This is a predicted structure of a 103-nucleotide RNA (Guanidine-I riboswitch aptamer) from an Alcanivoracaceae bacterium. The organism belongs to Alcanivoracaceae, within Bacteria. The model forms 100% of the base pairs in the Rfam consensus.
[in-house]
């Protein structure tokens, strides 16, 4: 100096807001309607740089009936970051984005 190393999926969290439930307040013909998220809530949305799992990759001992294939252990790093714009009901540490931009 150079190269490799999935920037996989999936549950959940920080976090995020209000379609739907509920809760407030208003208002009714009592069925309901309005208005509130500056309501701890349930659904819901949600991390590249949060946590577990699972899949693969790589490297290894081993077992079998040895082209092959089972089974177990290790590894899979690192990561500072706007504005501004999109999605949905609406926001967001969600998508543009490991992007611009720093170091």
């Nucleotide at each position: 100096g150079u190269g490799c190393a999935g920037a996989g999926c999936a549950a959940c969290u920080a976090g995020g807001g209000u379609u739907c439930c509920g809760g407030u307040c208003g208002u009714u013909a009592u069925g309901g309607c309005g208005a509130u998220g500056u309501c701890u809530g349930g659904u819901c949305c949600g991390a590249g740089a949060g946590u577990u799992g699972c899949c693969g990759g790589c490297c290894u001992u081993u077992c079998c009936u040895c082209c092959g294939g089972g089974a177990g252990g290790g590894u899979u790093a690192c990561a500072c970051g706007g504005c501004g714009g999109g999605a949905u009901a609406a926001a967001a540490g969600c998508c543009c984005g490991g992007g611009a931009g720093a170091c």